Overview: Transfer RNA from a Candidatus Saccharimonadota bacterium, 73 nucleotides, folded computationally. Rfam family: tRNA. It is annotated as a transfer RNA. Its mean pLDDT, the model's own confidence on a scale to 100, is 81.

[in-house]
RNA sequence: GCGGGACUAGCUCAGUUGAUAGAGCGCAUCCUUGCCAAGGAUGAGGCCAGGGGUUUGAGUCCCCUGUCCCGCA
Numbered sequence: 001g002c003g004g005g006a007c008u009a010g011c012u013c014a015g016u017u018g019a020u021a022g023a024g025c026g027c028a029u030c031c032u033u034g035c036c037a038a039g040g041a042u043g044a045g046g047c048c049a050g051g052g053g054u055u056u057g058a059g060u061c062c063c064c065u066g067u068c069c070c071g072c073a
Base pairs, nucleotide, nucleotide: 001072002071003070004069005068006067007066010025011024012023013022019056027043028042029041030040031039049065050064051063052062053061
């Protein structure tokens, strides 16, 4: 230099064929227990790496940029 992949909650990851974003773990409160652990209930926490475009509508499609990983040279 060329090609490919990844980027979504604190962490690990889903998210189908475009239609208002989820799980597990963790965190907070409460229940259960004499206490802890375990278990149960509820809740907080995201404008989806950044920007632009297409569209009535974009996490999803297109382009540019950034970071990381892999391959080729």